[in-house]
Context: one part of a larger RNA
RNA sequence: AGCGCAGGGUGGAUGCCUUGGCACUAAGAGCCGAUGAAAGACGUGAUAAGCUGCGAAAAGCUUCGGGGAGGGGCAAAUACCCAAUGAGCCGGAGAUAUCUGAAUGGGGAAACCUGACUGAGCAAACCUCAGUCGUCGUAUGGUGAAUUCAUAGCCAUACGUCGGGAACCUGGUGAACUGAAACAUCUAAGUAGCCAGAGGAAAAGAAAACAACAUGUGAUUCUGGAAGUAGCGGCGAGCGAAACCGGAAGAGGCCAAACCAGAGUGCGUGCACUCUGGGGUUCGGACCGCGGAAUUGAUUCAAUGAGUCUAAUGGAAAGGUUUUGGGAAAGCCUGCCACAGAGGGUGAAAGCCCCGUACAUGAAAGAUGAAUUGACAUGGCGGAAUCCAGAGUACCACGAGACACGUGGAACCUUGUGGGAAUGAGCGGGGACCACCCCGUAAGCCUAAAUACUCCUUAGUGACCGAUAGCGCAUAGUACUGUGAAGGAAAGGUGAAAAGAACCCCGGGAGGGGAGUGAAAGAGAACCUGAAACCCUGUGUUU
Numbered sequence: 001a002g003c004g005c006a007g008g009g010u011g012g013a014u015g016c017c018u019u020g021g022c023a024c025u026a027a028g029a030g031c032c033g034a035u036g037a038a039a040g041a042c043g044u045g046a047u048a049a050g051c052u053g054c055g056a057a058a059a060g061c062u063u064c065g066g067g068g069a070g071g072g073g074c075a076a077a078u079a080c081c082c083a084a085u086g087a088g089c090c091g092g093a094g095a096u097a098u099c100u101g102a103a104u105g106g107g108g109a110a111a112c113c114u115g116a117c118u119g120a121g122c123a124a125a126c127c128u129c130a131g132u133c134g135u136c137g138u139a140u141g142g143u144g145a146a147u148u149c150a151u152a153g154c155c156a157u158a159c160g161u162c163g164g165g166a167a168c169c170u171g172g173u174g175a176a177c178u179g180a181a182a183c184a185u186c187u188a189a190g191u192a193g194c195c196a197g198a199g200g201a202a203a204a205g206a207a208a209a210c211a212a213c214a215u216g217u218g219a220u221u222c223u224g225g226a227a228g229u230a231g232c233g234g235c236g237a238g239c240g241a242a243a244c245c246g247g248a249a250g251a252g253g254c255c256a257a258a259c260c261a262g263a264g265u266g267c268g269u270g271c272a273c274u275c276u277g278g279g280g281u282u283c284g285g286a287c288c289g290c291g292g293a294a295u296u297g298a299u300u301c302a303a304u305g306a307g308u309c310u311a312a313u314g315g316a317a318a319g320g321u322u323u324u325g326g327g328a329a330a331g332c333c334u335g336c337c338a339c340a341g342a343g344g345g346u347g348a349a350a351g352c353c354c355c356g357u358a359c360a361u362g363a364a365a366g367a368u369g370a371a372u373u374g375a376c377a378u379g380g381c382g383g384a385a386u387c388c389a390g391a392g393u394a395c396c397a398c399g400a401g402a403c404a405c406g407u408g409g410a411a412c413c414u415u416g417u418g419g420g421a422a423u424g425a426g427c428g429g430g431g432a433c434c435a436c437c438c439c440g441u442a443a444g445c446c447u448a449a450a451u452a453c454u455c456c457u458u459a460g461u462g463a464c465c466g467a468u469a470g471c472g473c474a475u476a477g478u479a480c481u482g483u484g485a486a487g488g489a490a491a492g493g494u495g496a497a498a499a500g501a502a503c504c505c506c507g508g509g510a511g512g513g514g515a516g517u518g519a520a521a522g523a524g525a526a527c528c529u530g531a532a533a534c535c536c537u538g539u540g541u542u543u
Base pairs, nucleotide, nucleotide: 001542002541003540004539005538006537007536008535009534015528016493017492020465021464022462023461024460025459026458027457028456029454030453031164032163039100040099041098042055043054044053046078047077050074051073061094062093063092064091065090066089070082071081072080105114106113107112115133116132117131118130119129120128121127134162136160137159138158139157140156141155142154143153168199169197170196171195172194173193179186183234209217210216221248222247223246224245225244231239232238252446253445254444255390259278260277261276262275263274264273265272266271267270284388285387286386287383288382289381290380296377297376300375301374302373303372304371307368308367309366310365312361313360314359318334319333320332321331323330335352336351337341343355344354345353395419396418397417398416399415400414401413405431426441427440428439429438430437480487481486500527503514504513505512506511
């Protein structure tokens, strides 16, 4: 030195565990903000670095309920307090709420600096305290230039607005990698990104619709089919409907105009326009005649208000054992409850020990709210002469976009440029276009539900994970890195209970040896189990 055996060290795999995650289900909630948000800074405790709570009234104040003996958070210890005159704790309502931040008196390198006015304290000044003073928009009133009237502008008052939010939604803008086995039309994709805006949903929506000869359907949305069909396509790669049938849900309304009444304005003095109220809305209406009610309510207001939510309360039934053990819930013996044998805890494995569970009960206050009542609104039949029925619109040309549809025979829809109608005997559509026929009535607005999503709350589930897994985090956006945008960890387990090792010895200490605790210390805080690599000691054997 090699090989083997034995015993140790180191190391932290494995097993077991779970405070944490992941996915989903059912309900709820779905916004917060100038009454100052979200997010922070700084404070705040007897002692206080961090987290949590709170705000100079600062781990809290008031009040109304619940509850009933301890309490002063995580979190020990000492001191000192609080509490049956009901504390702490839980729930409802309120008070306070520094400074920054849309940040809003002005400024600013966020958490800082510095004003004006009014009021209070004061005899007064300084000073201190309280309140107001932002932009933009709308409305009203005042004032008022060049410039006579006027207008612009300015001022005041009232109301609104600004900023934040995980995804979902609408609109605007809008890639490339990639695929086509290269690449340019095409694809990826109207995706990602960016911007604006809204809501609990949004958007869409009551036919200028579809259809096709039928006695047709009758707003929109979502969905199963139709169907990977018809089509589109360097007819490549690929893209990809609709009618119609079945289902979810179901709801329809309001203006403009004609006409009537009233008021006002302009000047060119007999016309035009504007405003307010009524009327009216496609089953057309105005107008004329007759009637004056049933109905309905998605809107508005008021009253009553079932129920539900936000604390809680009651809640059955087991003992023995000189069995084992540190410990009984295990074993043995004998019982009981069950609308409760879900689950968790207790020194191993408990229906009957504890918390609970089934079941039953409960609200001073707040929230929500079915339904009912009242107000209010809505709401008919006939006639046919005249009048009305959304204009730089429809439509056309050119250029684009969007339609499953790439210019194609390319309709329909949107519109940048240029032209530019008709008026219900009108006009649009039925995939070029024309005729017939049929369907509808554009150029105004609103509309619940079925649909999408989950930052969040409550209850629950898992042939989901179990500390290199599961979220990045068993907690941390911390430590650390970066000028910055940003990137971003590692790290769980003594024991049933600290009973966490008094005292003695060696040592400067660290550490160790006794003693003691404990079932165990080979559970000693570098703490459950404690694999391998690696290191050491002893021994056998070989050289």

Large-subunit ribosomal RNA, domain I from a mouse gut metagenome, 543 nucleotides, folded computationally. The RNAcentral record of the full RNA draws on MGnify. The coordinates come from a structure-prediction model, not an experiment, and the mean pLDDT is 83.